[in-house]
RNA sequence: GGGGUCGGCCGGACAGUCGCCGCCGCCUUCGGGUGGGGGAGGAAAGUCCGGGCUCCACAGGGCAGGGUGCCAGGUAACGCCUGGGCGGUGUAAACCGACGGAAAGUGCCGCAGAAAACAUACCGCCUACGUCUCCUCCGGGAGGCCGGUAAGGGUGAAAUGGUGCGGUAAGAGCGCACCGCGCCCGUGGUAACACGGGUGGCAGGGUAAACCCCACCCGGAGCAAGACCGAAUAGGGACCCGAUGGCGUGGCCCGCGCCGGGUCCGGGUAGGUCGCUGGAGGCCGGUGGUGACGCCGGCCCUAGAUGAAUGGCUGUCCUCGACAGAACCCGGCUUACAGGCCGACCCCUAUC
Numbered sequence: 001g002g003g004g005u006c007g008g009c010c011g012g013a014c015a016g017u018c019g020c021c022g023c024c025g026c027c028u029u030c031g032g033g034u035g036g037g038g039g040a041g042g043a044a045a046g047u048c049c050g051g052g053c054u055c056c057a058c059a060g061g062g063c064a065g066g067g068u069g070c071c072a073g074g075u076a077a078c079g080c081c082u083g084g085g086c087g088g089u090g091u092a093a094a095c096c097g098a099c100g101g102a103a104a105g106u107g108c109c110g111c112a113g114a115a116a117a118c119a120u121a122c123c124g125c126c127u128a129c130g131u132c133u134c135c136u137c138c139g140g141g142a143g144g145c146c147g148g149u150a151a152g153g154g155u156g157a158a159a160u161g162g163u164g165c166g167g168u169a170a171g172a173g174c175g176c177a178c179c180g181c182g183c184c185c186g187u188g189g190u191a192a193c194a195c196g197g198g199u200g201g202c203a204g205g206g207u208a209a210a211c212c213c214c215a216c217c218c219g220g221a222g223c224a225a226g227a228c229c230g231a232a233u234a235g236g237g238a239c240c241c242g243a244u245g246g247c248g249u250g251g252c253c254c255g256c257g258c259c260g261g262g263u264c265c266g267g268g269u270a271g272g273u274c275g276c277u278g279g280a281g282g283c284c285g286g287u288g289g290u291g292a293c294g295c296c297g298g299c300c301c302u303a304g305a306u307g308a309a310u311g312g313c314u315g316u317c318c319u320c321g322a323c324a325g326a327a328c329c330c331g332g333c334u335u336a337c338a339g340g341c342c343g344a345c346c347c348c349u350a351u352c
Base pairs, nucleotide, nucleotide: 001348002347003346004345005344006343007342008341009340010339012317013316014315015314016313017312018311020039021038023036024035025034026033027032041323045334046333048332049331050330051329052328053222054221055220056219060254061253062252063251065218066217067216068215069214070084071083072082073081074080085099086097087096088095089094100213101212105211106210107207108206109205122153123152124149125148126147130145131144132143133142134141135140161179162178163177164176165175166174180202181200182199183198184197185196186195187194188193226274227273228272229271236265237264238263239262240261241260245259246258247257248256281300282299283298284297285296286295287294288293
């Protein structure tokens, strides 16, 4: 100097003027006026997870169903985060993992190939014993049948452990060494797991993001939840079930509770207030921890709209402005993002 990886921050600002929403103070003829502060995000997005809160409701057990899936921690909790283990990608920094079980069972592995499960032989290799044919220099040779074989070649994602040596008629864990696999033991670690030792020649593999088995977890519905006030109408009509019944709790069963419940037609209302922002809150410092995070102390209050508030104009600055607008709230994940700043680490090149 170039390239890359990871983490953090900003993401238009300032001033004036008019306008919008809310809060506080004062005044008010109750219509409002005036003064002072405040007013969208890092993702407000997706609605994918987990909760707080409200109601069912005084609400238990089971089955079905659903979720997660290495170990240890963090957290209110999680499918999240942190650290570690194992596996994979990358030269590396780093990144990714749907990461329990195939010896409980079932299913699947197309085509190709001899053969993808109780094994087989396409091209091959050998051929002793037995048998047939031909040739013969009578030593034997060639071919076929019977037989042995799966080391070599081919097919395939995968071929019945791998490599090497010995052995054999030719071969084969047939034997041996190493690796792999099963079993046992030891060491380190909380553990996942790693390392080491011994033993057995041990024989079909893969697939569970297929069904399944195992471990752990899970009531439901949702702020259009729900509570209160006010107003209006038709205290309407028809049909069905009805205590051996009906309803309630997402499905089913048991239990529990209540005494009514369901379908259709028709009529009225859609107003106001609360919920609604003080929180598992934010910031600063100290402290414990590898870390997520915890503890202690101090300071602060940060939009609450409801057909939905932030706009227009002028001037200045410069990163010349991307993705993009709260609707009960919070912790995460995922996705989108012009441009700028800071830090750490890895690789390449050049010079000293």